Predicted 3D model of a 381-nucleotide RNA (Bacterial RNase P class A) from Acidicaldus sp.
A source record names the gene rnpB.
The coordinates come from a structure-prediction model, not an experiment, and the mean pLDDT is 75.
RNA sequence: CCAGACGGUCGGACGGCCGCCGGCGGCAACGCUGGAGGAAAGUCCGGGCUCCACGGGAAUACGGUGCCGGCUAACGGCCGGCGGGGGCGACCCCAGGGAAAGUGCCACAGAAAGCAAACCGCCCGGCUUUGGCGCGCGAGCGUCCGCCGGGUAAGGGUGAAAGGGUGCGGCAAGAGCGCACCGCGCCUGCGGCAACGCAGGUGGCAGGGUAAACCCCACCGGGAGCAAGACCGAAUAGGGGUGGCAGGCGCAAGCCAGGGGCAUUCCCGCUCCGCCGCCCGGGUUGGUCGCGUGAGGCGCAUCGUGAGAUGCGUCCCAGAGGAAUGGCCGUCCCGCGCCGCGAGGUGCGGACAGAACCCGGCUUACAGACCGUCUGGCGCU
Numbered sequence: 001c002c003a004g005a006c007g008g009u010c011g012g013a014c015g016g017c018c019g020c021c022g023g024c025g026g027c028a029a030c031g032c033u034g035g036a037g038g039a040a041a042g043u044c045c046g047g048g049c050u051c052c053a054c055g056g057g058a059a060u061a062c063g064g065u066g067c068c069g070g071c072u073a074a075c076g077g078c079c080g081g082c083g084g085g086g087g088c089g090a091c092c093c094c095a096g097g098g099a100a101a102g103u104g105c106c107a108c109a110g111a112a113a114g115c116a117a118a119c120c121g122c123c124c125g126g127c128u129u130u131g132g133c134g135c136g137c138g139a140g141c142g143u144c145c146g147c148c149g150g151g152u153a154a155g156g157g158u159g160a161a162a163g164g165g166u167g168c169g170g171c172a173a174g175a176g177c178g179c180a181c182c183g184c185g186c187c188u189g190c191g192g193c194a195a196c197g198c199a200g201g202u203g204g205c206a207g208g209g210u211a212a213a214c215c216c217c218a219c220c221g222g223g224a225g226c227a228a229g230a231c232c233g234a235a236u237a238g239g240g241g242u243g244g245c246a247g248g249c250g251c252a253a254g255c256c257a258g259g260g261g262c263a264u265u266c267c268c269g270c271u272c273c274g275c276c277g278c279c280c281g282g283g284u285u286g287g288u289c290g291c292g293u294g295a296g297g298c299g300c301a302u303c304g305u306g307a308g309a310u311g312c313g314u315c316c317c318a319g320a321g322g323a324a325u326g327g328c329c330g331u332c333c334c335g336c337g338c339c340g341c342g343a344g345g346u347g348c349g350g351a352c353a354g355a356a357c358c359c360g361g362c363u364u365a366c367a368g369a370c371c372g373u374c375u376g377g378c379g380c381u
Stems, first nucleotide, its partner, number of pairs: 001377010012332007020035006037352001041363002044361005049225004062221005067081005082096001083094004097216002102214002104210003119156002121152007131144005164182006183205001184203008229289004239280007247256003258273005296315008333350007
């Protein structure tokens, strides 16, 4: 310098003017002060909180998780290991328990897909003269092809997968049939908390794969969600209780009178009604709380490989609601284009997105910039 792996940070800066939301002060005008994110997103997982349900235990159903150890409030998250796979390497990927409980499935191809089976081939035996070739004077004999019966599973062929692999021996041909090595199962020893690893011995090797198919095993799991939920609470609305008062005419319907409301007083009008007082409970519009001091941020120290834990110091950092967090200008920064020999000038652009009870994760989106560690290669000293 090129190519790459992993981890992390930022994601425009400053100033002016005009606005928006919250808090504090002020009678007011106004002033001071705080005001999005690493994902606020998807709502996928786990919790806090709240209400409902619930005596304890077990079982069943349903859902989830699934190598081992640790971290954590918890997790399907994270860290460190193990095993398998990929890469020259840094490093990356894996739902990674059980296939000897049972069931199902294994397309196409292929003889055969789970129980063994035999298409071509190889080997052995038999048969015929109507076949070919050779030998023989001849009867005939040998051989090839053909047919029949048997052996075999090494080779070919099919497939994602065909009852270990390679080699030597062996055999009629073959075959773990025998042997060596590799693989695998079992046993023992050693190391490790464990997953597992290493070594030795032993067994000729066994029932292929598939469980993000049913299933089996182990472990976990009450339901709903801040529109949760709590409190305050008007009236000529409406429920219950209690005390007092309920006039005149009319048989009655009703009329007159009476009382309440339309801000207040008088008149008129409209309207309601047994009236008035007191008490109790529910509850709509609405208001308040829940609501941001929290598994909180930052720094340092100690312990730990690490996730993280503990201690000390320090800081207070949006919060309302259908919802504010914005706009313009100037200077600078970055990228690109144009002009200019050049200094420079000029134009355009600067992502994804946006709180709504909160927190821990996961996943997804993201212009661009920067930092650290490491790998492979080339060059120079």

Rfam family: Bacterial RNase P class A. Rfam classes the family as a ribozyme.